c-di-GMP-I-GGC riboswitch aptamer, 85 nucleotides, folded computationally. Model confidence (mean pLDDT): 86 of 100.

[in-house]
RNA sequence: UUAGAUAAAGGCAAACUCAUUGAAAAAUGAGGACGCAAAGCCACGGAUCUAAGGUGUGUAGACUAUGAUAGCCGGGUUGCCAAGU
Numbered sequence: 001u002u003a004g005a006u007a008a009a010g011g012c013a014a015a016c017u018c019a020u021u022g023a024a025a026a027a028u029g030a031g032g033a034c035g036c037a038a039a040g041c042c043a044c045g046g047a048u049c050u051a052a053g054g055u056g057u058g059u060a061g062a063c064u065a066u067g068a069u070a071g072c073c074g075g076g077u078u079g080c081c082a083a084g085u
Base pairs, nucleotide, nucleotide: 001084002083004081011036012035016031017030018029019028020027021026034071040077041076042075044074045073046072047069048068049067053064054063055062
């Protein structure tokens, strides 16, 4: 520097179940492995989900992120292994 191998040292853990937290989306822990070369970290841009509070209203529908998703895409940032040049 290219690239991620049918090698190798290690790593993470979807769905689902249980417990806890939360208004919810969802998160955390335990079990569990669908997958992952950044499935490490950061909500900066887009996207998606939720709507407690707020706005509004007909005690409705509706609108709204300051909530959530980094395992939706892009971007930023750090980094293990060792194959080729």